[in-house]
Source information
Predicted 3D model of a 369-nucleotide RNA (Bacterial RNase P class A) from a Tepidiformaceae bacterium.
RNA sequence: UCAGUGAGCCGGGUGACCGCUGCGAGCCUGGCUCGUAGAGGAAAGUCCGGGCUCCACCGGGCAAGGGUGCCGGGUAACGCCCGGGCGGCGCGAGCCGACGGAAAGUGCAACAGAAACAUACCGUCCUUCCGCAGUUGCGGACGGAUAAGGGUGAAAUGGUGCGGUAAGAGCGCACCGGCGUGCUGGUGACAGCGCGGCCGUGCAAACCCCACCCGGAGCAAGGCCAAAUAGGGGAGGAGGGCGCCCGGCCCGCUAUCACUCCCGGGUUGUGCCGCUAGAGCGCCGUGGCAACACGGCGCCCAGACAGAUGGUCGCCAUCCUUCCGCUAGCGGAAGGAUACAGAACCCGGCUUACAGGCUCACUGGACCA
Numbered sequence: 001u002c003a004g005u006g007a008g009c010c011g012g013g014u015g016a017c018c019g020c021u022g023c024g025a026g027c028c029u030g031g032c033u034c035g036u037a038g039a040g041g042a043a044a045g046u047c048c049g050g051g052c053u054c055c056a057c058c059g060g061g062c063a064a065g066g067g068u069g070c071c072g073g074g075u076a077a078c079g080c081c082c083g084g085g086c087g088g089c090g091c092g093a094g095c096c097g098a099c100g101g102a103a104a105g106u107g108c109a110a111c112a113g114a115a116a117c118a119u120a121c122c123g124u125c126c127u128u129c130c131g132c133a134g135u136u137g138c139g140g141a142c143g144g145a146u147a148a149g150g151g152u153g154a155a156a157u158g159g160u161g162c163g164g165u166a167a168g169a170g171c172g173c174a175c176c177g178g179c180g181u182g183c184u185g186g187u188g189a190c191a192g193c194g195c196g197g198c199c200g201u202g203c204a205a206a207c208c209c210c211a212c213c214c215g216g217a218g219c220a221a222g223g224c225c226a227a228a229u230a231g232g233g234g235a236g237g238a239g240g241g242c243g244c245c246c247g248g249c250c251c252g253c254u255a256u257c258a259c260u261c262c263c264g265g266g267u268u269g270u271g272c273c274g275c276u277a278g279a280g281c282g283c284c285g286u287g288g289c290a291a292c293a294c295g296g297c298g299c300c301c302a303g304a305c306a307g308a309u310g311g312u313c314g315c316c317a318u319c320c321u322u323c324c325g326c327u328a329g330c331g332g333a334a335g336g337a338u339a340c341a342g343a344a345c346c347c348g349g350c351u352u353a354c355a356g357g358c359u360c361a362c363u364g365g366a367c368c369a
Stems, first nucleotide, its partner, number of pairs: 001365010012316007020038008040340001044351002047349005052218004057248006065214005070084005085099001086097004100209002105207002107203003121150002123146004128141005158176006177198001179196007222273003225269001232263005239251003280299008317338009
């Protein structure tokens, strides 16, 4: 200096005028004045996990349905985060992984190809026979052997090489590959070494098997006040409150009350609460590779309700284009642009969008000293 990788931050500032909402104080009340605070890193998607609220009678067992899927740790929890392992991509820094099981079972693999859970289509070799030639040879027929070679395909009885064989084949050997097993290291996933033999592919983001986890609904949850109405009518009913079973507890039982179904009536408010002090934020210290945990000090940072947080003007800042001065670069002038995007109970994550700018660490290339 160019190209990249990972992480973090900003993403407009300022002045004036006018306007809006919450809270506090004062004055004095259909309000006015002053002070103070007032959209996000994603507020988005509604994909996960919770807090909170209400419902489900309790305990034990089973079933259905759903979720996760290497190991260890973090967390309130998670499908998240951190650190590892293995596999893949990249020269590398790094990035990605739907990462338990194909030897429990079922299923799928079009087309091509002789054949896709099972192999003889071509080819090669051998015995016998026939024809030609006339030493060992060529062609054909029957039979036997052969998975080395060829074709088809994503994939064809592990791969490469040497030996061996009638020709071949893990038939034998060497190096790889996978499987089984022993030892060593590691909390573990796994890794290394030795021995054995050579086992028929892939797909479970197919059904399935295995391990672990999970009650339902959601702030339009729910509660209060005000207001209004019809403590309405009919049918069934001895059982009911559980998806199933066992036990306990509660409600009800000859019809007036459990419970189930059907018809009908009232209420919809310029209402109030829930509604924002939190698994909160910042800094420092200790422990830890880290995520994070503990401790100390400090801070309060929107609560709206057809829904506030804004509008206008000027200056500055950043970027782009053009022109001028000028050695790169810098300076000046003019014009244009300034991203994604708006809280609605709250929090921890993930995913997606983002003009432009800044910082740190690391990787590769070129050059200089």

It matches the Rfam family "Bacterial RNase P class A". From the family's description: Ribonuclease P (RNase P) is a ubiquitous endoribonuclease, found in archaea, bacteria and eukarya as well as chloroplasts and mitochondria. Its mean pLDDT, the model's own confidence on a scale to 100, is 77. The model forms 94% of the base pairs in the Rfam consensus. The RNAcentral record of the sequence draws on ENA.